[in-house]
FMN riboswitch aptamer (RFN element) from Lysinibacillus odysseyi 34hs-1 = NBRC 100172, 129 nucleotides, folded computationally.
RNA sequence: UAAGUCCUUCGGGGUCGGGUGCAAUUCCCAAUCGGCGGUGAUAGAGCGAUCUUAAGCCCGCGAGCGUAACAGCAGGAUUUGGUGUGAAUCCAAAGCCGACAGUAACAGUCUGGAUGGAAGAAGGAUGCG
Numbered sequence: 001u002a003a004g005u006c007c008u009u010c011g012g013g014g015u016c017g018g019g020u021g022c023a024a025u026u027c028c029c030a031a032u033c034g035g036c037g038g039u040g041a042u043a044g045a046g047c048g049a050u051c052u053u054a055a056g057c058c059c060g061c062g063a064g065c066g067u068a069a070c071a072g073c074a075g076g077a078u079u080u081g082g083u084g085u086g087a088a089u090c091c092a093a094a095g096c097c098g099a100c101a102g103u104a105a106c107a108g109u110c111u112g113g114a115u116g117g118a119a120g121a122a123g124g125a126u127g128c129g
Stems, first nucleotide, its partner, number of pairs: 004126007017029003031109002033098002035061004043052003056096002064073002078094005100112003
């Protein structure tokens, strides 16, 4: 000390309050939440190399179906203004979205598959020279 292989641990949040109704945490008003990797004109540290930090809606991945395993199928969302050489990420404002099955009535938030699985993260072992 590279690839590869193996092991261990970790690895998701959320309906306050009100209305209608026989019935709704499912509808209406309102409230509330944001997994993982990448990117990055943010912020901080350093003389510097560099390090830390920064997107639900920009690129991709994961939870479902399917396969021996791949493959494959299904599955969502952003504009306007500002600054600037440059904004999909900064600042401001206004919006929008959310697997599957269940239900006395349509669910991101309830219940269930799930004390599961997984994107991945960290650590360790092995390993050529």
The sequence is in RNAcentral, with records from Rfam and Ribocentre. The coordinates come from a structure-prediction model, not an experiment, and the mean pLDDT is 82.